RNA sequence: GGGUCGAUAGCUCAGUCAGGCAGAGCGAUAGGCUCUUAACCUAUCGGUCAAGGGUUCAAAUCCCUUUCGACUCG
Numbered sequence: 001g002g003g004u005c006g007a008u009a010g011c012u013c014a015g016u017c018a019g020g021c022a023g024a025g026c027g028a029u030a031g032g033c034u035c036u037u038a039a040c041c042u043a044u045c046g047g048u049c050a051a052g053g054g055u056u057c058a059a060a061u062c063c064c065u066u067u068c069g070a071c072u073c074g
Base pairs, nucleotide, nucleotide: 001073002072003071004070005069006068007067010026011025012024013023020057027045028044029043030042031041032040050066051065052064053063054062
């Protein structure tokens, strides 16, 4: 240098194929329960969907470029 895959909440990851409300678990905070803690239950907090541009009524999702990472070819 070429190719493939990946980047989504503080962390681990779904969702992308086939465009239509951004989610789960863990976590944090508050409350309940408890003699207290833990456990358990409830609620809340949570995000420029790596960055920029394009297409579209509408983009995490499609197209282009770039950045970073993994694998691979030479």